Predicted 3D model of a 483-nucleotide part of an RNA (small-subunit ribosomal RNA, 3' major domain) from a metagenome. Its Rfam family is "Bacterial small subunit ribosomal RNA". Rfam links the family to the GO terms structural constituent of ribosome and ribosome. The prediction has a mean pLDDT of 81.
[in-house]
Context: one part of a larger RNA
RNA sequence: UGACGGGGACCCGCACAAGCAGUGGAGCAUGUGGUUUAAUUCGAUGCAACGCGAAGAACCUUACCUGGGCUUGAACUGCAGGUAUUAGCUACCUGAAAGGGAUAGUGAUCCUUCUUUGAAGGAACCUGUAGAGGUGCUGCAUGGCUGUCGUCAGCUCGUGUCGUGAGAUGUUGGGUUAAGUCCCGCAACGAGCGCAACCCUUGCCCUUAGUUGUCAGCGAAUCAUGUCGGAUACUCUAAGGGGACUGCCGGUGACGAGCCGGAGGAAGGUGGGGAUGACGUCAAGUCAGCAUGGCCUUUAUGUCCAGGGCCACACACGUGCUACAAUGGGCGGUACAGAAGGUAGCGAAACCGCGAGGUGGAGCAAAUCCUCAAAACCGUUCUCAGUUCGGAUUGUAGGCUGCAAUUCGCCUGCAUGAAGUUGGAAUUGCUAGUAAUCGCAGAUCAGAAUUGCUGCGGUGAAUACGUUCUCGAGUCUUGUACA
Numbered sequence: 001u002g003a004c005g006g007g008g009a010c011c012c013g014c015a016c017a018a019g020c021a022g023u024g025g026a027g028c029a030u031g032u033g034g035u036u037u038a039a040u041u042c043g044a045u046g047c048a049a050c051g052c053g054a055a056g057a058a059c060c061u062u063a064c065c066u067g068g069g070c071u072u073g074a075a076c077u078g079c080a081g082g083u084a085u086u087a088g089c090u091a092c093c094u095g096a097a098a099g100g101g102a103u104a105g106u107g108a109u110c111c112u113u114c115u116u117u118g119a120a121g122g123a124a125c126c127u128g129u130a131g132a133g134g135u136g137c138u139g140c141a142u143g144g145c146u147g148u149c150g151u152c153a154g155c156u157c158g159u160g161u162c163g164u165g166a167g168a169u170g171u172u173g174g175g176u177u178a179a180g181u182c183c184c185g186c187a188a189c190g191a192g193c194g195c196a197a198c199c200c201u202u203g204c205c206c207u208u209a210g211u212u213g214u215c216a217g218c219g220a221a222u223c224a225u226g227u228c229g230g231a232u233a234c235u236c237u238a239a240g241g242g243g244a245c246u247g248c249c250g251g252u253g254a255c256g257a258g259c260c261g262g263a264g265g266a267a268g269g270u271g272g273g274g275a276u277g278a279c280g281u282c283a284a285g286u287c288a289g290c291a292u293g294g295c296c297u298u299u300a301u302g303u304c305c306a307g308g309g310c311c312a313c314a315c316a317c318g319u320g321c322u323a324c325a326a327u328g329g330g331c332g333g334u335a336c337a338g339a340a341g342g343u344a345g346c347g348a349a350a351c352c353g354c355g356a357g358g359u360g361g362a363g364c365a366a367a368u369c370c371u372c373a374a375a376a377c378c379g380u381u382c383u384c385a386g387u388u389c390g391g392a393u394u395g396u397a398g399g400c401u402g403c404a405a406u407u408c409g410c411c412u413g414c415a416u417g418a419a420g421u422u423g424g425a426a427u428u429g430c431u432a433g434u435a436a437u438c439g440c441a442g443a444u445c446a447g448a449a450u451u452g453c454u455g456c457g458g459u460g461a462a463u464a465c466g467u468u469c470u471c472g473a474g475u476c477u478u479g480u481a482c483a
Stems, first nucleotide, its partner, number of pairs: 001483002003480003007477004012472002015467002019430005026322008034313002042053002064308007076131008088106004092101003109123006133297002136295003142291002144286003147282001149280001154193006160169003173184003199274004204242007213232003218229003245268001248262005324423001328382006340371003345364002350359003389420001394415007436459007
């Protein structure tokens, strides 16, 4: 100087407390461990692995296993040689395919240059050869990228000064702040990376612009509808501005920084949200995204193909979904979003089907067309039951995608109707348009695992006395057999 302390002081955080909803019990989905297996490919492992890489495992993917093949190779470069009934195409035999055939037919092309019946060179193809190839090992040889402490308020430097020196000072102290934020003081004076601001979005207003958006006023038409003429007021769209700065008032404070209250205002003290992650820590993660040193392999650890596996199942754990019901279930009626996507696409009306779906094909490369709510509300029924709760499981009949749905997809109808009556110890999230609850969309994608993930809107709470305690972090100080 650090690190540590079941030392001290101060301070902060959904850390506790106060509340709300959960998890832990059930069934199922999914990931992991374990076990099994020919293989169940590999990686991730306290927080910071476990709905993680994977924003799509039937084949492919695929890296694993079994079996069958190939060996200059599936792809690429150089060098040497070769140009023909060669390459390619069609057919045939064998085969699960890949591959192999001494088989038959057909049968070449492109570019450049030149002393253009042609010649030379290159491409293409074949043979040989040097490389090749490797999701093989090492993340403890590495780059790059990422997680984490932590959006915590810290981490440093120059000059000066002090100290023999390691170092100290500055950065400590008194206040204050979300903040090493600012003020005051001070052997320090300044500066850098962080903080904040600048950026995006949302909340209010104005200007400009009105089509594909909108429809107040005027007119037309209709059973009805911005449907039409028209208009650009409003909503909205999307570009530019304004607006919030403790600016104003009162109190308080050290005449400071600031804090408390108030006014005006759409918004008030960082308005809400996002992006943005300092010096560093964990030899943290990744050689399987990519790149890359070294090592290993080279008729195989490369490569092609078929089938299987990654989906197994005495068990254990994590993350979720659905429930256990009456603030509910069923039936009928009826209303209201935002965001996003669409041409190998979205697919309307109409018709068929109980339904999944099918026929159909208008319109739309999109403010024009299409996909587009549910909870809520109104009425009715059920009356506390393992039930008209719950839906697992199983049988059967169908639909869709796709060469293909058995291992191993999703959906629908009918039948079946399991556990489950609110969950032990323990434990998680959340402070406001939040939690809870309700649906919608998208990426990946033929289809689908999705109950996941990423977004979007609808309805919409309770509680916070406070910092004694638990956990984590920061500053100062103190002790130390630690470095």
The full RNA is in RNAcentral, with records from SILVA.